[in-house]
RNA sequence: AGCGGGGUGGAGUAAUUGGAAAACUCGUCAGACUCAUGAUCUGAAGACUGCAGGUUCGAACCCUGCCCCCGCUU
Numbered sequence: 001a002g003c004g005g006g007g008u009g010g011a012g013u014a015a016u017u018g019g020a021a022a023a024c025u026c027g028u029c030a031g032a033c034u035c036a037u038g039a040u041c042u043g044a045a046g047a048c049u050g051c052a053g054g055u056u057c058g059a060a061c062c063c064u065g066c067c068c069c070c071g072c073u074u
Stems, first nucleotide, its partner, number of pairs: 001073007010026004019057001028044005050066005
């Protein structure tokens, strides 16, 4: 330098090829239970999807540029 994969709540992953204002597990907080902790049960908060534009009635998903991580090639 070129090519490929990826960037989504605190962590790890989804989101069937654009259609409703993003789901699951763990974790966190509150409550119940318990002598108490844990386990278990119930509920809640937390991301508008790496950044900035564009296309579209509608974008996490398509297009352009840039940033970061991993791998391959010279």